Model confidence (mean pLDDT): 84 of 100. Predicted 3D model of a 388-nucleotide part of an RNA (large-subunit ribosomal RNA, domain III) from Psychromonas sp. SP041. The sequence was found in a public genome assembly.

Context: one part of a larger RNA
RNA sequence: GAGUAACGAUAAGGGGGGUGAAAAACCUCCCCGCCGGAAGACCAAGGGUUCCUGUCCAACGUUAAUCGGGGCAGGGUGAGUCGACCCCUAAGGCGAGGCCGAAAGGCGUAGUCGAUGGGAAACGGGUUAAUAUUCCCGUACCCUUUAUUAUUGCGAUGGGAGGACGGAGAAGGCUAGGUGGGCCUGGCGAUGGUUGUCCAGGUUCAAGUAUGUAGGCGGGAGACUUAGGUAAAUCCGGGUUUCUACUAACGCUGAGAUACGAUGUCGAGGUACUAAGGUACUGAAGUCAUUGAUGCCAUGCUUCCAGGAAAAGUCUCUAAGCUUCAGAUAAUAAAGGAUCGUACCCCAAACCGACACAGGUGGUCAGGUAGAGAAUACCAAGGCGCUU
Numbered sequence: 001g002a003g004u005a006a007c008g009a010u011a012a013g014g015g016g017g018g019u020g021a022a023a024a025a026c027c028u029c030c031c032c033g034c035c036g037g038a039a040g041a042c043c044a045a046g047g048g049u050u051c052c053u054g055u056c057c058a059a060c061g062u063u064a065a066u067c068g069g070g071g072c073a074g075g076g077u078g079a080g081u082c083g084a085c086c087c088c089u090a091a092g093g094c095g096a097g098g099c100c101g102a103a104a105g106g107c108g109u110a111g112u113c114g115a116u117g118g119g120a121a122a123c124g125g126g127u128u129a130a131u132a133u134u135c136c137c138g139u140a141c142c143c144u145u146u147a148u149u150a151u152u153g154c155g156a157u158g159g160g161a162g163g164a165c166g167g168a169g170a171a172g173g174c175u176a177g178g179u180g181g182g183c184c185u186g187g188c189g190a191u192g193g194u195u196g197u198c199c200a201g202g203u204u205c206a207a208g209u210a211u212g213u214a215g216g217c218g219g220g221a222g223a224c225u226u227a228g229g230u231a232a233a234u235c236c237g238g239g240u241u242u243c244u245a246c247u248a249a250c251g252c253u254g255a256g257a258u259a260c261g262a263u264g265u266c267g268a269g270g271u272a273c274u275a276a277g278g279u280a281c282u283g284a285a286g287u288c289a290u291u292g293a294u295g296c297c298a299u300g301c302u303u304c305c306a307g308g309a310a311a312a313g314u315c316u317c318u319a320a321g322c323u324u325c326a327g328a329u330a331a332u333a334a335a336g337g338a339u340c341g342u343a344c345c346c347c348a349a350a351c352c353g354a355c356a357c358a359g360g361u362g363g364u365c366a367g368g369u370a371g372a373g374a375a376u377a378c379c380a381a382g383g384c385g386c387u388u
Base pairs, nucleotide, nucleotide: 013031014030015029016028017027018026032385033384034383035382040365041364042363043362046345047344050343051075052074053073054072055071056070060068061067080141081140082341083340084339086119087118088117092113093112094111098107099106100105122139123138124137125136126135142337143336144335145334146333147332148331149330150329151328152327153322154321158317159316160315161314166304167303168302169301172297173296174295177291178290179289180288181287182203183202184201185200186199187198188196205264208260209259210258215253216252217251218250219244220243221242222241223240224239225238226237228236229235266286269282270281271280272279273278305308351360352359367379368378369377370376
């Protein structure tokens, strides 16, 4: 220079009360404003205690601070079913033997790792200051082992099937959700009207079990035979033939609906108590119509060329072998289901940007009115007014 520029989005504040040494900023109430495909809610990654409570205000906070993602102390993360671990493999890595190479080492078979993919099973309600598909209540489901009973050809690292997959498009059936009526509860207007076709609020429920529908796919069943599937096979494939059918039957698949779940849960409101934050008890109606998804049926159907993972779990077949055993199937009962993660932020003041930085950051949810619409405008739930 200079007590100058600046104090980080022009979404916006105002008033009453409280606390306190002190209040524009903290708490609380009222009014106003802003977002609302987000500036709301929930995950993954990343962070790591930032979460909750008490207390404190030196420093941190672009000002003050009684406040805080700040200091100090205490508390908080509960799982057979969520995720990981586990089984399986992809690209890729490593790699016994092996090949190559002055050496270091390189490549690579068997194999072994490696998810961003495949593989068993849980929902609804309640509860805490802070966790909940984890605790509690209610109702379920899966796997393994053991025992009993009944029946019985079982058996794999091998064969076969299956798992098992692209893009685009169209039509249909549903549901979530929405809206309206009905029903239930409450209200009757500080100012002319408002007992009415009035106003406000509510009208909630899952997994599972049973049924097997709209639809989708395949013709189905039996017998005989067989140079194939590295051996075998009753399995798969090829061939012959009989019956049945050509819209069907049968089999596989399959949303939704319905019944139970539920004599329960939730529920506007009411009553009592209260440390005024809440706690306890009680509890009406709980239906019909319409609209309707980008969700489900659907990995379906149609069509196109660029022709769209693998392996295991699963089913089946036999080999070696076992065959009063072992093993398998079914039912019932009992026992077991370990370990790790789980707080909180997550389009952000908690992650990546030296900062409480107008930047960046994958996925899910998707209400109302107008609208073709996830555009846009205004609102709901919810959250904020961006720390001078």